This is a predicted structure of a 67-nucleotide RNA (Fluoride riboswitch aptamer (crcB RNA motif)) from Sporolactobacillus sp. THM7-7. The coordinates come from a structure-prediction model, not an experiment, and the mean pLDDT is 75. Taxonomically the source falls in Sporolactobacillus (Bacteria, Bacillati, Bacillota, Sporolactobacillaceae).
[in-house]
């Protein structure tokens, strides 16, 4: 990426799982972070913080410390 066939107990809140809860949204939707430089509204290049929306926990990162 096409096809078919089932289903649909929904989607979603910047990185993973599980509970618990809060908020948004109804598919033309919520939702897709921030900081600097350049374009000058678009498009592009560096650079940051964070596994939560929020709280537990488990895992994975970073830091420091003791065995």
């Nucleotide at each position: 990426a096409a096809a078919a066939u089932c289903a649909u107990a929904g989607g979603u809140g910047a990185u993973g799982a599980c509970g618990u809860u809060c908020g948004c949204c109804a598919u033309g939707a919520a939702a897709c972070a921030c900081u600097g430089u350049g374009c000058u509204g678009c498009u592009a290049c560096a650079g940051u913080u964070a596994a939560u929306g929020a709280c537990g926990u488990c895992u994975g990162c970073c830091u420091c410390g003791a065995u």